[in-house]
This record gives sequence, structure tokens and C1' cells, in this order.
RNA sequence: AAGCACUAUAUGGGGUGUUAGCGGUACCUUGUAACCCGCAAUCCGCUAUAGCGGGAUAGAAGCCCAUCCGAGGCUUAUCUUAUGUUGAGCCGGUUUUAACAAGUGGUGUUGACAGGAGUGUCUCACGCAAUGGAAACCUAUGAACCAUGUCAGGUCCGGAAGGAAGCAGCAUUAAGUAGUCAUUUUUAUGUGCCGUGGGGUAGCAUUUCUCGAGCUAACUAUUAGGAUAUCGUCAGGGUAAGGUUAGUCGAAGGUGGGUGUGCUU
Repeated sequence: AAGCACUAUAUGGGGUGUUAGCGGUACCUUGUAACCCGCAAUCCGCUAUAGCGGGAUAGAAGCCCAUCCGAGGCUUAUCUUAUGUUGAGCCGGUUUUAACAAGUGGUGUUGACAGGAGUGUCUCACGCAAUGGAAACCUAUGAACCAUGUCAGGUCCGGAAGGAAGCAGCAUUAAGUAGUCAUUUUUAUGUGCCGUGGGGUAGCAUUUCUCGAGCUAACUAUUAGGAUAUCGUCAGGGUAAGGUUAGUCGAAGGUGGGUGUGCUU
């Protein structure tokens, strides 16, 4: 150096999650020439040499180490946007009150504002009317006896003449009951386009007189005050997406290096 047979080892890796930790099953990613069977999320196996058990193949390069590049994941900080939430009346907006009279409008020489006078509206009394109640008058009815009159029969007194009380009936009447409601009296009022008189008269309505040009405040503007978190705005923390920064893990790929044993020639 060559050949043959073996061995360590390899037949995927990585991130997240889970775990005291490691590996697997789960999800994602990278990637392929990337073996098979059994076990397993209320988990399975193991313990720093950290899947276990069984089989197959490769085998010192498809193994191991370092480095470059770097898909992708995770974490932190910050910014933007969106979304929902809590608060803020200092701000925009909205709303409200008062003032003003610059503008618009309305009104005014067919006379504004202001002032004077009368009347009404208000109040008291009375009258009239209306309505309701009560009473009287009127009509009917109305008493076994204890109302009246007349009292058949019968009763009582009397020698008789005669007298007395008196039921039923009839007539009448009292209290009462019912009705009429024409009349009279009395009383009351959530009554009246009603009348008379007294009082009051701030405001308003109306009539009239004096004066002679403003008056009003609906809208806009302005000033001052109050309210309002629906919206804008601002502040706080939450969620989602995206950008940037920092950190961390890091597949595939490139480069460099390292690694056996036996036999035969």
C1' cells in the first nucleotide's frame, strides 16, 4: 500500500411546548440517500455515557470536532396602526342661561318707545235669574180598644117615666205614609256673555290724549357662567398585526482537521 473480516458509531437535525432535567410521542421548521416493529399526554422510557426492548443495513466515512454563512423559532425594549376598556369638561364639538345690539329678520309716521286718563280682568255687598233641598198649601190613604160624632143589637141603673156607658158599622180627623209640584215661604251654591253700588288697579287687554323714531331679541356674531365622556382630543393600562433594536437557540450547505482492531499478500 492492497484485499478480507470486525468494532466504536451512524441510519436525520433544530425550535416551541412539557419536565427537576434528558430523550420520545404532540405542533412548527429545515431537509433527504434519511431503516422496520412494539410502548406513550390524567403520558412513556431514562438519570449526566440521560428513550427502552427486538430485528435489519452501512461502517472508518454517509462517523466525530472546529469554523463561516445562515432558513426559522423564542425572549426583551421601543415605534406605528387597529380594536375594545377606564378616566379627564383644561381643549374641539354638543347643549343651556344671562347680557349686548354689530349683521339678518319682525314691527313702526295707517304713529314705535315713554307718559296721562277711562273701562274690563280682581274683590266685597245687594238685586235679579237658574238649579238643588226643606216646609206650608192641595189630593189620596191613615186608629181592634186606649181619637171625635152618630151609635142598630145587646148591657147597666130605675117601680115607671127616663137616664148612663158604649162594641161592630158608617162618617170625620191626628201623628204618619204616598203623590202633585201650580202657588207661597225659607235655605244653599264649583251657577250667570245679567244689573246696581263701594274698594282695588302691579301686570295684561282695549279705547283715547300728549310726544315724534324708534322698538323687539327669533337666528348669526361677541361677552360671561353652567352642563355633557355619544364623537374628536388627551392620559392610563389590555389585546392583535407590522416595522426597528438587542439577546438567545439554530437546520441545510461551504471550508479545514481528526478517528480504530485482527488476518493474509
Bacterial large signal recognition particle RNA from Peptoniphilaceae bacterium SGI.131, 265 nucleotides, folded computationally.
A source record names the gene ffs.
Rfam family: Bacterial large signal recognition particle RNA. It is annotated as a non-coding RNA gene.